Small-subunit ribosomal RNA from an uncultured bacterium, 1485 nucleotides, folded computationally.
RNA sequence: AGAGUUUGAUCCUGGCUCAGGAUGAACGCUAGCGGCAGGCCUAAUACAUGCAAGUCGAGGGGCAGCAUUGGUACUUGUACCAGAUGGCGACCGGCGAACGGGUGCGUAACGCGUAUGCAACCUACCUCUAACUGGAGGAUAGCCCGGAGAAAUCCGGAUUAAUACUCCAUAACAUCACGAAAUGGCAUCAUUUUGUGUUUAAAGAAUUUCGGUUAGAGAUGGGCAUGCGUCCCAUUAGUUUGUUGGUGAGGUAACGGCUCACCAAGGCUACGAUGGGUAGGGGUUCUGAGAGGAUUGUCCCCCACACUGGUACUGAGACACGGACCAGACUCCUACGGGAGGCAGCAGUAAGGAAUAUUGGUCAAUGGACGAAAGUCUGAACCAGCCAUGCCGCGUGCAGGAUUGACGGCUCUACGAGUUGUAAACUGCUUUUAUAUAGGAAGAAACCCUCCCACGUGUGGGAGGUUGACGGUACUAUAAGAAUAAGGACCGGCUAACUCCGUGCCAGCAGCCGCGGUAAUACGGAGGGUCCGAGCGUUAUCCGGAUUUAUUGGGUUUAAAGGGUGCGCAGGCGGAAUAAUAAGUCAGAGGUGAAAUCCUACAGCUUAACUGUAGAACUGCCUUUGAUACUGUUAUUCUUGAGUUCAGAUGAGGUGGGCGGAAUGUGACAUGUAGCGGUGAAAUGCAUAGAUAUGUCACAGAACACCGAUUGCGAAGGCAGCUCACUAAACUGACACUGACGCUGAGGCACGAAAGCGUGGGGAGCGAACAGGAUUAGAUACCCUGGUAGUCCACGCCGUAAACGAUGAUUACUCGAUGCGUGCAAUACAUAGUACGUGUCCAAGCGAAAGCGUUAAGUAAUCCACCUGGGGAGUACGAUCGCAAGGUUGAAACUCAAAGGAAUUGACGGGGGCCCGCACAAGCGGUGGAGCAUGUGGUUUAAUUCGAUGAUACGCGAGGAACCUUACCUGGGCUUAAAUGCAUUAUGACCGCUCCGGAAACGGAGCUUCCCUUCGGGGCAUUUUGCAAGGUGCUGCAUGGCCGUCGUCAGCUCGUGCCGUGAGGUGUCGGGUUAAGUCCCAUAACGAGCGCAACCCCUAUCCUUAGUUGCCAGCGAGUAAUGUCGGGGACUCUAAGGAAACUGCCCGCGUAAGCGGUGAGGAAGGUGGGGAUGACGUCAGGUCAGCACGGCCCUUACGUCCAGGGCUACACACGUGCUACAAUGGUGCAUACAAAGGGCAGCUACCUGGUGACAGGAUGCUAAUCUCUAAAGUGCAUCUCAGUUCGGAUCGAAGUCUGCAACUCGACUUCGUGAAGCUGGAAUCGCUAGUAAUCGUGAAUCAGCCAUGUCACGGUGAAUACGUUCCCGGGCCUUGUACACACCGCCCGUCAAGCCAUGGAAGUUGGGAGUACCUGAAGUCGGUAACCGCAAGGAGCCGCCUAGGGUAAUACUGAUAACUAGGGCUAAGUCGUAACAAGGUAACC
Repeated sequence: AGAGUUUGAUCCUGGCUCAGGAUGAACGCUAGCGGCAGGCCUAAUACAUGCAAGUCGAGGGGCAGCAUUGGUACUUGUACCAGAUGGCGACCGGCGAACGGGUGCGUAACGCGUAUGCAACCUACCUCUAACUGGAGGAUAGCCCGGAGAAAUCCGGAUUAAUACUCCAUAACAUCACGAAAUGGCAUCAUUUUGUGUUUAAAGAAUUUCGGUUAGAGAUGGGCAUGCGUCCCAUUAGUUUGUUGGUGAGGUAACGGCUCACCAAGGCUACGAUGGGUAGGGGUUCUGAGAGGAUUGUCCCCCACACUGGUACUGAGACACGGACCAGACUCCUACGGGAGGCAGCAGUAAGGAAUAUUGGUCAAUGGACGAAAGUCUGAACCAGCCAUGCCGCGUGCAGGAUUGACGGCUCUACGAGUUGUAAACUGCUUUUAUAUAGGAAGAAACCCUCCCACGUGUGGGAGGUUGACGGUACUAUAAGAAUAAGGACCGGCUAACUCCGUGCCAGCAGCCGCGGUAAUACGGAGGGUCCGAGCGUUAUCCGGAUUUAUUGGGUUUAAAGGGUGCGCAGGCGGAAUAAUAAGUCAGAGGUGAAAUCCUACAGCUUAACUGUAGAACUGCCUUUGAUACUGUUAUUCUUGAGUUCAGAUGAGGUGGGCGGAAUGUGACAUGUAGCGGUGAAAUGCAUAGAUAUGUCACAGAACACCGAUUGCGAAGGCAGCUCACUAAACUGACACUGACGCUGAGGCACGAAAGCGUGGGGAGCGAACAGGAUUAGAUACCCUGGUAGUCCACGCCGUAAACGAUGAUUACUCGAUGCGUGCAAUACAUAGUACGUGUCCAAGCGAAAGCGUUAAGUAAUCCACCUGGGGAGUACGAUCGCAAGGUUGAAACUCAAAGGAAUUGACGGGGGCCCGCACAAGCGGUGGAGCAUGUGGUUUAAUUCGAUGAUACGCGAGGAACCUUACCUGGGCUUAAAUGCAUUAUGACCGCUCCGGAAACGGAGCUUCCCUUCGGGGCAUUUUGCAAGGUGCUGCAUGGCCGUCGUCAGCUCGUGCCGUGAGGUGUCGGGUUAAGUCCCAUAACGAGCGCAACCCCUAUCCUUAGUUGCCAGCGAGUAAUGUCGGGGACUCUAAGGAAACUGCCCGCGUAAGCGGUGAGGAAGGUGGGGAUGACGUCAGGUCAGCACGGCCCUUACGUCCAGGGCUACACACGUGCUACAAUGGUGCAUACAAAGGGCAGCUACCUGGUGACAGGAUGCUAAUCUCUAAAGUGCAUCUCAGUUCGGAUCGAAGUCUGCAACUCGACUUCGUGAAGCUGGAAUCGCUAGUAAUCGUGAAUCAGCCAUGUCACGGUGAAUACGUUCCCGGGCCUUGUACACACCGCCCGUCAAGCCAUGGAAGUUGGGAGUACCUGAAGUCGGUAACCGCAAGGAGCCGCCUAGGGUAAUACUGAUAACUAGGGCUAAGUCGUAACAAGGUAACC
């Protein structure tokens, strides 16, 4: 000191969360020792038992109990007697009990803190000073006797003492009254001196001495008063009647309404009274850089309380924790008549609770009470016990030990390595601690006793003696031995630390983000590691981080946040000069700020914690002295702020009248005839009873076209025809006047669009509601036809708007450019001056950015208002305003981890612009209808194996399912296996042949009986065993490779630079151009890469070279005929090389790139035609069944062999094709012309047979040599529009061929049979030239073939394209966005279900406080004739006041409640589709 979390990414705003420290803690796991500290935070709940306040015999009467002594009786021992002695129960008396100890209920207060005052006071014991201590008297407790009662206790009689009580005397520096004088102060006054009078004292004990009384002083402790400080709520705004003051009296230690009588009517309050809630206050403690925030347990100070409430007594002191009285609640005893009690003392018990200790020891020390003292008492205190509750310290060993990195565990790329790990084993050393034994403290000084000394009769000093709960403790020494001693949490990021296995959105984790759906570093276990360590984690709470309440130190255009606007009281702030003052301010000094705590230094416990001593500090308050710049105050001035005056001019400023035309509607009349009107299209509606349209006249209400604008005016809302009256204002000029008169402004007052409300008018048009017509799945809407309130006027309410510039008011300062409005000045220094207002663009600066930018969101100042995560909610309750509607003020529970702003890149839009494509259009031919072929779905089946499924599956994988293939089904077999390798065992064969069983596989029997050799063996084959198998089983969402598609679309990127806080941008955009990110120009970009193009192949032309198997023009030979032969290279052709095309030339346009031209030339012209070639990427596209491969699964089976069956099923649906429906045709005969391929288990000429498929012969060819080979076409003939001489399905019969085998399930031939079909609905496909259409040919696979498929080849050979509005797809630029899984997106509301908290509510039931009335204990005070007492006085009675109780009504506040209301949350409910794109009717207030 920061970090995580909103997004695809970014910056910001903003909340949530974490890392730190702390605790009187608790819980979980674990635990060796010691020191120091701490220990009911909850029920101020109730308490059994014991103890916690007594002491004095040197105050007294006395003597129950104990001891001693003496005496008596006698049984050696007991009984009795004697206050005689030590002492002493109970009693009288004195002192103490008001301290010490506990708790925090109450209390928001002079309670506490701090600083003062008392001229308004008290103070026992203690110290000092002065004086005195004489006399008299009557009682009473106890004891004794008697009585009542269960007891507690009480009553009566007799007798008695005192330092108990009473009286008298004496007495003043005491008290009071009246005087006199002086001094002082602070107003009343105080002090001193003095005079006269009045009132009041005493106690004794004892050996010295102590005590008693009066007066004064001191010390100590207290009382009272005052300034300042001291929590939350304004959804508490008024409160108070002894209240505020005065006079007098009473009362008190003392002042005082403290109390009373009378008089006056005051007192407090927005600087927060009153009321309500909560709470003891402080020193301190924790945290924090500090300022602050939180806290008040232990220790110290103060206060309050003692079962609850009240009251007084005694006393120096109490309204009294272990005293009294009364009332109440509770508990206990009881003989039922009455009594007793108060742990918030120390222990302890119960209860409550997450939770907090022993019914311990001692007065040894310190302190306290009493006492002359010894001493007694002391749960104060000192100690011990329990508890890891905290802080501190120590230990659980140290060193060596790896060429065997041991065993074991775990992991991996696994015959090995890594890690655990110098860790262990092993060797050496040490002994803190624990254990045992032995020794053994300090804390002790006093008082007291003995002795001595000094003064002198009681003090001071010295020496010795006595006293230890803790405790045989701390500490020390010795002994043996590594011996007695380690865990907890965590390991996805934040945050240090990683792998394996298990699990499979399950179980679970989680502080936040989030993990888990078969490869989880996040769950559980393990190995390893990390951090702390006798502790470690979790939970709770506080501060911090959080500048997230901001004084230090925040904000308000759009993120939360400027009041709708003005006026203005209080308040806050305020121009220039001089003087005075000294309140604020600053400086010095004094007092105080208790101690402890914190800090620093030193010291004591072995160290530390802890403790001691000293210093510093305590930032505060008070007093005093000084300073006078600033602020304040007072006084006197000033003019620049502000205002006034005069003059001018401006404008939809306001209010009230008057007037005007256009339009609309209505009415009347006229002309006129069938429609009008309305819409996307219609209909409702109006109209033959005459509409609409046209013309004339009349009336009504509302609004004011053009001018008109980015204009003007107003505080805002707002204001628009013309004109009149009244009225307000900014502005300019003049610079005369006043002299700070100013700014802001909580409350308050006024104004305040539209809608709405009330009363009364008015009502043309428009038009919520409503009605009808359409649209639609629906349409309570959008559209149409009507139409009421309203809109208009007057008066009165309402008081809100996205009342917006989303920007409060005022003042000052800060570069420029350019418009507009209104004034003024200047009239020539010829250039635009000055003031106010209103706009646009920009510099600096600011800002998260967009942007703002002299009209600030810049730089400063003053004042006001407002904000503090989203939702709940501008809601509820309360209050207030309103006729109502509603407004203003304004929460909480609960819930989420986000909500949000600006900008970026994409994607998308029923946004825009530009462009392209057989995309549309223009054409040609198809599909969809029929029959058949083939594939798919579905169904069926033992099986109909599997995959492919919009485009991008469906004549696809399959370029050949009768067996095989084959993966499927049924049945029969095998288990190291069907194959291969290595090692090993055995054999010499294996193979093959024959026979038997069998469907075969297979099983059984028989026959047959290897080779080479250096004789060691080797090869080969079979066999046994072992190691390696095998799987078309799953996952294409674990993968490689390959492929489809967008798309042969023109895009996709990088380096450097520049811009931006950044994501990113620029380049790649713009203007042209292209098939093209093709090229050119421009340009903060300059270059480059992958794509485009070109390079490659085929084809079109020519040339060169080479001519065999190809060719044959010329020459020769030959044949019935043929390049058949000799020969030839001319031509065709073959196959190698080259040439050729580049907008190169011309014209036009253009800056250029380039475009246009029926241009020239050329075989070919603008990419000549075709092919191969597929950027970054998208679709978790397809394929684990082509292959490969991770993981999982099967192993006498999910492997493998065999036979048969199935993949060929068939109501049906779809895709792709073939053949047709005919005359541009069918049939018959004749006849012509290709290319590219194939061929030896092959193609086959030719001959023979057969109607034919084909068969039997035979020849050539391993191929430019032989062979397989055209059809449309052409010629002739026939058919004549029909289900036909079209069409050929289907079926019957007979055959051919392939093949072990054509039944399921092949092809072909011949004869016969002759189905549907007469050009095909909605819809849809292909194609732009050698293309479509049409005609045939070949090949792969293959024994054969279901091929009408696929891939190639040539023959014949068209039509059309105006054009880019529309449909589809794509590219670029731009725009909007709440989308980013990216529109198949996002998302809203009702209803239904579950859960949660809250509001209302007939009521029910509590609480505290107050009011009125009644009653009223104890007790103080007051009064008082009878009774008691000599008296003082008392009893009794009466009165006032009061705790408590009762009654009554009310207000406040809580709990609960039938029912009810909205809200929040919840993977896959219902209905729609409101918002985000022009969201399909722009959205919103």